[in-house]
RNA sequence: GCUGCUGUAGCUCAGUGGGAGAGCGUCCGGCUGAAGACCGGAACGUCGCAGGUUCAAAUCCUGCCAGCGGCA
Numbered sequence: 001g002c003u004g005c006u007g008u009a010g011c012u013c014a015g016u017g018g019g020a021g022a023g024c025g026u027c028c029g030g031c032u033g034a035a036g037a038c039c040g041g042a043a044c045g046u047c048g049c050a051g052g053u054u055c056a057a058a059u060c061c062u063g064c065c066a067g068c069g070g071c072a
Stems, first nucleotide, its partner, number of pairs: 001071007010024004018055001026042005048064005
């Protein structure tokens, strides 16, 4: 220098045009003598950044940034 994949909640990830979600974790409550387990509830997101397409973009296109890998 070229190229592929990945980037979404505190962590691990799903979601591939129309509602942003799951598990774990955190907090509150229930249960318990207490704690754990279990049950109920809550908080936490500029969907890496910018632009474009579209009535509508996490999702499609372009550029850039970061991480990992391959080629040279």